This is a predicted structure of a 443-nucleotide RNA (Bacterial RNase P class A) from a Nocardioidaceae bacterium. The RNAcentral record of the sequence draws on ENA. Its mean pLDDT, the model's own confidence on a scale to 100, is 75. The gene name in the source record is rnpB. Rfam family: Bacterial RNase P class A. By type it is a ribozyme. Rfam links the family to the GO terms dimeric ribonuclease P complex, tRNA processing and ribonuclease P activity.
RNA sequence: CGAGCCGACCGGGCGGCCGCGGGAGGUUGUACGACGUACAGCCCUUGAGGAAGGUCCGGACUCCGCAGGGCAAGGUGGUGGGUAACGCCCAUCCGAGGUGACUCGCGGGACAGUGCCACAGAGACAGACCGCCAGCGGCUCCGACCUCGGUCGGGGUGCGGGUAAGGGUGAAACGGUGGUGUAAGAGACCACCAGCGCACCGGGUGACCGGGGCGGCUGGGUAAACCCCACCUGGAGCAAGACCAAGAAGGGCGCCGGAGCAAUGCCUCGGUGCCCGCGCAGACGCCGGUCGUCCUCGGAGGACCGAGAGGGUUGCCCGCCUGAGUCUGCGGGUCGGUCGCAUGAGCGCAUCGGUGACGAUGCGCGCAGAUGGAUGGCUGCUCAGGGCGGACUCCGCGAGGAUCCGCCCCCAACAGAAUCCGGCCUACGAGUCGGCUCGCCCG
Numbered sequence: 001c002g003a004g005c006c007g008a009c010c011g012g013g014c015g016g017c018c019g020c021g022g023g024a025g026g027u028u029g030u031a032c033g034a035c036g037u038a039c040a041g042c043c044c045u046u047g048a049g050g051a052a053g054g055u056c057c058g059g060a061c062u063c064c065g066c067a068g069g070g071c072a073a074g075g076u077g078g079u080g081g082g083u084a085a086c087g088c089c090c091a092u093c094c095g096a097g098g099u100g101a102c103u104c105g106c107g108g109g110a111c112a113g114u115g116c117c118a119c120a121g122a123g124a125c126a127g128a129c130c131g132c133c134a135g136c137g138g139c140u141c142c143g144a145c146c147u148c149g150g151u152c153g154g155g156g157u158g159c160g161g162g163u164a165a166g167g168g169u170g171a172a173a174c175g176g177u178g179g180u181g182u183a184a185g186a187g188a189c190c191a192c193c194a195g196c197g198c199a200c201c202g203g204g205u206g207a208c209c210g211g212g213g214c215g216g217c218u219g220g221g222u223a224a225a226c227c228c229c230a231c232c233u234g235g236a237g238c239a240a241g242a243c244c245a246a247g248a249a250g251g252g253c254g255c256c257g258g259a260g261c262a263a264u265g266c267c268u269c270g271g272u273g274c275c276c277g278c279g280c281a282g283a284c285g286c287c288g289g290u291c292g293u294c295c296u297c298g299g300a301g302g303a304c305c306g307a308g309a310g311g312g313u314u315g316c317c318c319g320c321c322u323g324a325g326u327c328u329g330c331g332g333g334u335c336g337g338u339c340g341c342a343u344g345a346g347c348g349c350a351u352c353g354g355u356g357a358c359g360a361u362g363c364g365c366g367c368a369g370a371u372g373g374a375u376g377g378c379u380g381c382u383c384a385g386g387g388c389g390g391a392c393u394c395c396g397c398g399a400g401g402a403u404c405c406g407c408c409c410c411c412a413a414c415a416g417a418a419u420c421c422g423g424c425c426u427a428c429g430a431g432u433c434g435g436c437u438c439g440c441c442c443g
Base pairs, nucleotide, nucleotide: 001439002438003437004436005435006434007433008432009431010429012382013381014380015379016378017377018376020047021046022045023044025043026042027041028040029039030038031037032036049414053425054424056423057422058421059420060419061237062236063235064234068318069317070316071315073233074232075231076230077229078092079091080090081089082088093107094105095104096103097102108228109227113226114225115222116221117220129167130166131163132162133161135159136158138157139156140155141154142153143152144151145150175193176192177191178190179189180188194218196215197214198213200211201210202209203208241339242338243337244336250276251275252274253273254272255271256270257269258268260266261265278331279330280329281328282327283326284325287306288305289304290303291302293300294299310322311321312320313319346365347364348363349362350361351360352359353358385409386408387407388406389405390404391403393402394401395400
């Protein structure tokens, strides 16, 4: 100087003119029956993100649930730590990739079981295609010897046998290299390796690593296939939930008035005040015993025990709780307001501990809360950066760097809170900083 790897920061600044949301407070005005309340203006103050996106995990919080047990279902998966927790983060082990810095891993189990490994190939838990060896019988060719018969040797062919070392097929073929041995071969045997098993020694919290010894010689892969093992898991969700107001197809009580019957009453209609409350239809169910209280003798209501439709407990079962109403269909009313609502496992700085994630202590800060949904529009100056060409001015031994001048480009992308946090994933550039690796050049 160039190319890479890892991590962090930022998401322009200063003004002007208009326009918005929240707020402790101050002030002015208007309205209301005073304090006070409501509305409006002004002053002051504050107002989106590193991802606010995805809705993939984990929680806080709220409500339901005798909140228990089992099955099912779902999730995670080396080890040790961090954290409120996690499928996250840190460190590390093993494996894979990369020259390297580093990056990646659906990382427990194939001897619990069931599947699958296409095609090719002899054979994929299985076996002989080519080949090698020797034997038998026959045929045939060549050579030598010989006593015309025949003998020996070599080649080809057929049958059966031995073989799995060599070659071939394939992603993968019953360990590898070298030897002994053999008819030819083979862990058949031997040496050294790899793997596996057993028992030890050393290091480490551990996953694991290293070391030597003995031994049979040694039969795959796949579980992001089903499965087994270990650990984890109530449900629903701020449209959670709490409160206020209003209303409904009705009801009750009181008061006033009218009509009728009959006489201080009954029934009906209308008005009004208060309180409570959805309406109609259908199906199923609405119990038994004991004790005792009251009473207008019709009945009312209490305690205990039992039964019990329905309901609740993630899906199912058991258990438990509740229990006289439940379920279905057709209709009516409520589309309003307040709270929840921002002080949080919060943020910043310093010190200490730790390889680190992070933790502890001290000091400080108060940083949106909308609800057809706010932080915007216009504009001036400026900051930062890049490319090309030149200057030989400055620094340097040098490779090079800095500065200046001219021209051009650019001055920011992705993108907007809605209960709130911790993560992961995805999107993104005017840019800046730090550490490390490799290459080239110079000294």